[in-house]
The RNA shown here (small-subunit ribosomal RNA) has 1481 nucleotides and comes from an uncultured Bacteroidota bacterium.
RNA sequence: AGAGUUUGAUCCUGGCUCAGGAUGAACGCUAGCUACAGGCUUAACACAUGCAAGUCGAGGGGUAACGAUGCAGCUUGCUGCAGUCGACGACCGGCGCACGGGUGCGUAACACGUAUGCAACCUACCUAUAAUCGGGGGAUAAUCCGAAGAAAUUCGGUCUAAUACCCCAUAGUAUUAUUUAAAGGCAUCUUUAAAUAAUUAAAGGUAUUGUUCUGAUGAUAGAUGGGCAUGCGUAGGAUUAGUUAGUUGGUGAAGUAACGGCUCACCAAGGCAGCGAUCCUUAGGGGUUCUGAGAGGAAGGUCCCCCACACUGGUACUGAGACACGGACCAGACUCCUACGGGAGGCAGCAGUGAGGAAUAUUGGUCAAUGGGCGCGAGCCUGAACCAGCCAAGUAGCGUGAAGGAAGACUGCCCUAUGGGUUGUAAACUUCUUUUAUAUGUGGGUAAAGUGAGGUACGUGUACCUUAUUGCAAGUAACAUAUGAAUAAGCAUCGGCUAACUCCGUGCCAGCAGCCGCGGUAAUACGGAGGAUGCGAGCGUUAUCCGGAUUUAUUGGGUUUAAGGGGAGCGUAGGCGGGUUAAUAAGUCAGUUGUGAAAGUUUGCGGCUCAACCGUAAAAUUGCAGUUGGAACUGUUAGUCUUGAGUGUGGUGAAAGUAAGCGGAAUUUGUGGUGUAGCGGUGAAAUGCAUAGAUAUCACGAAGAACUCCAAUUGCGAAGGCAGCUUACUGUGCCAUAACUGACGCUGAGGCUCGAAAGUGUGGGUAUCAAACUGGAUUAGAUACCCUGGUAGUCCACACAGUAAACGAUGAAUACUCGCUGUUUGCGAUAUAGUGUAAGCGGCCAAGCGAAAGCGUUAAGUAUUCCACCUGGGGAGUACGCCGGCAACGGUGAAACUCAAAGGAAUUGACGGGGGCCCGCACAAGCGGAGGAACAUGUGGUUUAAUUCGAUGAUACGCGAGGAACCUUACCCGGGCUUGAAAUGUAGAGGAAUAAUCAAGAGAUUGAUUAGCUAGCAAUAGUCUCUAUGUAGGUGCUGCAUGGUUGUCGUCAGCUCGUGCCGUGAGGUGUCGGCUUAAGUGCCAUAACGAGCGCAACCCUUGUCGUUAGUUGCCAACAGGUAAAGCUGUGCACUCUAGCGAGACUGCCACCGUAAGGUGUGAGGAAGGUGGGGAUGACGUCAAAUCAGCACGGCCCUUACGUCCGGGGCGACACACGUGUUACAAUGGGAGGUACAGCAGGCAGCGACUAGGUGACUAGUAGCCAAUCCCGAAAUCCUCUCUCAGUUCGGAUCGGAGUCUGCAACUCGACUCCGUGAAGCUGGAUUCGCUAGUAAUCGCGCAUCAGCCAUGGCGCGGUGAAUACGUUCCCGGGCCUUGUACACACCGCCCGUCAAGCCAUGGAAGUCGGGGGGACCUGAAGCACGCCACCUAUGAGGAGCGUUCUAGGGUAAAACCGGUAACUGGGGCUAAGUCGUAACA
Repeated sequence: AGAGUUUGAUCCUGGCUCAGGAUGAACGCUAGCUACAGGCUUAACACAUGCAAGUCGAGGGGUAACGAUGCAGCUUGCUGCAGUCGACGACCGGCGCACGGGUGCGUAACACGUAUGCAACCUACCUAUAAUCGGGGGAUAAUCCGAAGAAAUUCGGUCUAAUACCCCAUAGUAUUAUUUAAAGGCAUCUUUAAAUAAUUAAAGGUAUUGUUCUGAUGAUAGAUGGGCAUGCGUAGGAUUAGUUAGUUGGUGAAGUAACGGCUCACCAAGGCAGCGAUCCUUAGGGGUUCUGAGAGGAAGGUCCCCCACACUGGUACUGAGACACGGACCAGACUCCUACGGGAGGCAGCAGUGAGGAAUAUUGGUCAAUGGGCGCGAGCCUGAACCAGCCAAGUAGCGUGAAGGAAGACUGCCCUAUGGGUUGUAAACUUCUUUUAUAUGUGGGUAAAGUGAGGUACGUGUACCUUAUUGCAAGUAACAUAUGAAUAAGCAUCGGCUAACUCCGUGCCAGCAGCCGCGGUAAUACGGAGGAUGCGAGCGUUAUCCGGAUUUAUUGGGUUUAAGGGGAGCGUAGGCGGGUUAAUAAGUCAGUUGUGAAAGUUUGCGGCUCAACCGUAAAAUUGCAGUUGGAACUGUUAGUCUUGAGUGUGGUGAAAGUAAGCGGAAUUUGUGGUGUAGCGGUGAAAUGCAUAGAUAUCACGAAGAACUCCAAUUGCGAAGGCAGCUUACUGUGCCAUAACUGACGCUGAGGCUCGAAAGUGUGGGUAUCAAACUGGAUUAGAUACCCUGGUAGUCCACACAGUAAACGAUGAAUACUCGCUGUUUGCGAUAUAGUGUAAGCGGCCAAGCGAAAGCGUUAAGUAUUCCACCUGGGGAGUACGCCGGCAACGGUGAAACUCAAAGGAAUUGACGGGGGCCCGCACAAGCGGAGGAACAUGUGGUUUAAUUCGAUGAUACGCGAGGAACCUUACCCGGGCUUGAAAUGUAGAGGAAUAAUCAAGAGAUUGAUUAGCUAGCAAUAGUCUCUAUGUAGGUGCUGCAUGGUUGUCGUCAGCUCGUGCCGUGAGGUGUCGGCUUAAGUGCCAUAACGAGCGCAACCCUUGUCGUUAGUUGCCAACAGGUAAAGCUGUGCACUCUAGCGAGACUGCCACCGUAAGGUGUGAGGAAGGUGGGGAUGACGUCAAAUCAGCACGGCCCUUACGUCCGGGGCGACACACGUGUUACAAUGGGAGGUACAGCAGGCAGCGACUAGGUGACUAGUAGCCAAUCCCGAAAUCCUCUCUCAGUUCGGAUCGGAGUCUGCAACUCGACUCCGUGAAGCUGGAUUCGCUAGUAAUCGCGCAUCAGCCAUGGCGCGGUGAAUACGUUCCCGGGCCUUGUACACACCGCCCGUCAAGCCAUGGAAGUCGGGGGGACCUGAAGCACGCCACCUAUGAGGAGCGUUCUAGGGUAAAACCGGUAACUGGGGCUAAGUCGUAACA
């Protein structure tokens, strides 16, 4: 110090989350020791038991218990007696109990903090000063006697003491009153001096007998402790805006230690409040603690200070001090005792118990120390305190060993090329050490001092000395010795953030998760293991606080579009404010004084072995108050100035406002005329109007509303807004001038005013238009869009309402900061081109700003002032409350809950029923088909034991399959085998392997018999069989783990890179623009310049020519020859074959064009603009296809999911679809005759020819391993026939008879002959192919193959058309541009109702509860006051009674807050529900 998370990617805004530190913590796993500090955060809930405040005999009367002594009795160790002594229960009295200890209920307050003040106060014990302690009196408790009661306790009588109580005296610098004088101060006043008068004191005790000591009294002063007052500071809520009657003040009294409405009587009517009164909620405050760079934020446990409280509420008494934790009285609740009559109690003291809770300890020891109370003292008391116990709950320290040690051991785990890696110097092993542990021993200091006894000095109560004695903790800390590595390691994590990776299991299951997110068969994210990382006697989790978060922004944020400028103006309070002079000193600045407790924090030094901890000193405590100065700035006061502001004067501008009047065009309507059948309306129609005369047209009238052209980035106004013309009234801007005032200014919370449209009220008006509504259409529906109508309203007057995307989404004011250009208005000067200046309205740019888009003197720039507003999305501008309104509604304005995003700008794509340009058999123009029939074939479906599997829009469906009767074959049934049908290593056995015959069997197979190895001299080797073993085998799964191959977009023209440049960046540029091309083909232009993969070309074939070479090809010339034929000699001219070349390049000409290029029935040429065809397929897309062609990871099967055999199936058949064949006929069918190809193939072959058969074919056989032989086309053409019909068309189906292949044609072959002769007469919606040697049509060949279900596929040639105006539309594609809320990319995204589940919440008849206030009734204890009867100690007191006040109780009503509730409202969330399709193009 940052990081993760919105996106395909980017920048920003913005929230959420994490890493750090902390805790009085809790939970999980684990646990060796020591020191220090800590330990009910919840129920201020209830408490058993014990202890926590007593002490003094040197105040007193006394003697219950104990001890001593004495006496008496006797039973000789017991009883009794004696206050005589030590002492001392209870009692009277004194002091203490108001401290110490606990808790945080209440309290938002002078409670606390800080600083002042008291001229308005008190203070026991203590200190100092001076003075005094004289005389007298009457009671009373205890004790004793008696009484009541269960008890607690109480009552009566008798006796008595005091440092208890009372009276008298004395007394002052005390108090009170009066008078005089002086001084001082702070307003009231205070102080001092003097005089007079009045009032008030006391207590003794002890020891020694010297008198001390101690105590008592009044007074003054101090110290200490308190009381009161004041300034400032110290929570939240305005959805709490008004509050207050002793209230505010005065006069006079009462009361108090003291001021004061503190209380009372009277008088006045004030007091507080937007600088937040009152009310509600929450809360003890501070020193400090945590965090943070700081400023801040959060907290207030332990320790210290203050406050408040003591079961709840009230009250006073005593006292120096209390309205009193372990005191009193009363009321209330609760608990306990009881004889039922009545009583007792208060752990928020220390332990402890129950309860509550996630959770917090021992019913311990000692007064040795420190401190407190009492006492002369010894001493007693002290759960204060000091110690110990429990608890990893915290901080700090130590240890669990150290050094060496590689065969890098074994095991485990992992990979695999089987050899390694890792655990790992880790272990074993060798050497060493002993902190800790265990055992034994020694053992300081905490005791300075105090006390007893003795002594010394002097000042007789102090100091010092000697001696004795006092230690809970504890025989602890520490030290020494011995033993021996001996007694001691875990927890969490390992996808990113975040250090650390593999295997197995699981299979959107189980589970994880702080955020993002993992898990659907190869999970580094789940669970386990190995390994690693982090920390370590701890480690993780949870909770809370600060930080990171500049995410409330003073330091230190923003508001055009992300959340956010008020709709506009005027203006109050407030904030801020021009030049200059003087004064002042409030702010401000400097010095200084006081204070800011200690502890804590920081620093220095020191003490515990170190550290934590502790001691000591310094700093700091940023504050407050006083005081002394300064005077720049701000403020204040007093002058002055003119530039800000305003006024005047002179001009000028405008759709500025209000009111009245006037005008024409249009619209609708009325009347009349002309006129006739439609009008109107729409995408098309219909409703509607019209023969009762519409629409159209003419004339005349009526009404209301709005103002054409001018008209414009024009003008005016604060905004809303304002438009025919004229007049009146009102407001205002600007310019010029510089006469007047002299800072009069800016902004503006509340407040007031204005404020479009729609809406509301009352009254008018109503021509047009037109919510609602009606009808007609559209549609699946159409409560819409379209059409015919039509009411409120639209208009006017008055009144309300108060909101808009009221927008420049940009608050107002002032100053400053380059320019160019247009326009409106005014002014100036001229040379009448132009130009200057001021105020507006616009456009484009610089700097600068901005996330960018953009803004840019009209700022979103640079600065200042003031106001308003924002703080993640949703819930929600909702609910409740309040205010306003006639209502509609407006203003103000939350929470629960829920999500990890929501959002802005820009980028690249994709998409659009957006735009522009262009292309393609894409459409159009044509030709021929498909869709209807029958059959073939493939698919779906169904069926089946099986109908094996795959391919499924285009891009599956005559596809894998270029050949399913067996085999193939993967499927089904049945029968067999298990190292296996095939391959291979090792070991062992055998000698054959193999073949034949016979038998069984469906066969595989089994049995029997016979025959039967090679090389080598041999060992042995080879080969084969059998056995054992390691291996095999799988067309089993995953094409979504893969390789390879393929389809498609698409033979579309695209896809990229390097360097440079632009941009914060994603990215852009290049590749865009203009022209051109089949083409990102090229040219020009150009912040780009080049390059690559594609295009083209190079390759094959075909078309022309040349050349080379002529056999198996050819035959022109010559010769021979046949029935005929290059048949033969010869030849290679020609054809042809197959090598090499030539040729075509817009090269030439004309025109157009800058060029590229285009056009031309141009020339030439076999061919002309890519000549035709093929091969060739960029980056990529579709998780496209294929694990069944092959290969391959992982998973699965192993007497079976392997393998062999027989049979069956893949060929089923209601049906649906695709692709084809044949047809429906005369451009044809049939019969006869007849002509012309090319590509190919051939030895288990092609097979001429001959013979037989109607034929398929059969029997012989020549030739050919091929330019040699096989080898021959059909449509065509000629002739005849048929004559429009289910036919001489069509051939399905079926019957019969055969042929061929093959082990075998039943399921299930093809072919032949004879017979039979079905549907079908040109095919609905829709749809396919094709642009020239093409479509159409005709036949031929080949692969596979025993044969063939081939009508399929791949090739070959023959005959041989029609049409294209053109690019509006359909489909697909390319480029540019635009919009986007899409990016899985429109097959996208996404909205609302309804239905289901869950959650929180609003309303609600009611119901339950809470705190507070007011009214009335009652009213304990108690203080004060008053009073007759009774008592007493009689000028007095008590009992009793009364009055005021009051806790509590009661009654009735109202407000507020909360819980709950039938029912009800919306909201949120939830993989696959319903209905539609509102938004994003």